Large-subunit ribosomal RNA, domain VI from a Candidatus Omnitrophota bacterium, 254 nucleotides, folded computationally. Lineage of the source: Bacteria > Pseudomonadati > Candidatus Omnitrophota. The coordinates come from a structure-prediction model, not an experiment, and the mean pLDDT is 86.
Context: one part of a larger RNA
RNA sequence: CGCAGGAUAUUUGAGGGGAUCUGUUCCUAGUACGAGAGGACCGGAACAGACAAACCUACGGUGUUCCAGUUGUCACGCCAGUGGCAAUGGCUGGGUAGCCGCGUUCGGAAAGGAUAAGUGCUGAAUGCAUCUAAGCACGAAGCCCACCCCAAGAAUAGAUAUCCCUGAAGACGCCAUGGAGACUACAUGGUUGAUAGGCGCUAAGUGUACGAGCCGUGAGGCUUUCAGCUUAAGCGUACUAAUCCGUCGUUCGG
Numbered sequence: 001c002g003c004a005g006g007a008u009a010u011u012u013g014a015g016g017g018g019a020u021c022u023g024u025u026c027c028u029a030g031u032a033c034g035a036g037a038g039g040a041c042c043g044g045a046a047c048a049g050a051c052a053a054a055c056c057u058a059c060g061g062u063g064u065u066c067c068a069g070u071u072g073u074c075a076c077g078c079c080a081g082u083g084g085c086a087a088u089g090g091c092u093g094g095g096u097a098g099c100c101g102c103g104u105u106c107g108g109a110a111a112g113g114a115u116a117a118g119u120g121c122u123g124a125a126u127g128c129a130u131c132u133a134a135g136c137a138c139g140a141a142g143c144c145c146a147c148c149c150c151a152a153g154a155a156u157a158g159a160u161a162u163c164c165c166u167g168a169a170g171a172c173g174c175c176a177u178g179g180a181g182a183c184u185a186c187a188u189g190g191u192u193g194a195u196a197g198g199c200g201c202u203a204a205g206u207g208u209a210c211g212a213g214c215c216g217u218g219a220g221g222c223u224u225u226c227a228g229c230u231u232a233a234g235c236g237u238a239c240u241a242a243u244c245c246g247u248c249g250u251u252c253g254g
Base pairs, nucleotide, nucleotide: 001153005164006163007162008161009160010159011158015150016149017148018147021049022048023047024046025045026044027043033038051107053105054104055103059101060100061099062098066094067093068092069091070090071086072085073084074083075082076081112144113143118138119137120136121135165253170248171247172246173245174190175189176188177187178186195241196240197239198237199236200235201234202233204230205229206228211224212223213222214221215220
């Protein structure tokens, strides 16, 4: 831009894509079969591998600064307490969210249709015979469906419900943003407001702060103190910022 008004939802499915795996064990049954050795079809069940999808409750990883410890050195006048640097966080021990797998959950099924090789029924040509010539029935992990996903630009542009009628409905711009994201788009919100920040509480992490008191000659220890500090999480709270507004879109639809 189109789909002969605009919009919001819900859909049909022409067509397209994905998936389609395998093994072991057990029962049937030590049965049928076989002199024995051995050892089934058919049917039923359990478990597993690889592959695939989704997810993060638990397990585990990361988590570039959330917490703690610690060496050397420099600085803040000194002590104490802190901060900088140490070739990606100086090194080390942990770790929320998010993202992940080594983790969790789940999938391949069943059914139907038409068939291949093959197996048949009836049956002539050919008084017999013959699965085939007419006709009919079976038959595969394969084909078409079925399962999952996309899908009306499917220009044959579909359907249903509801709303709107003038600067209308609505759309876009602009702004606060993230469940989104290269940009765009998408999604949430814009004071009739919890969209982000801040703040409060909680969760969660770290592991008991500074200061003070006491004990010890001292390194240090104990108490105050499951403290202190905390990124991304949850709930709440208008304190701050989403101000004000602009553009398009017409009059019932050839």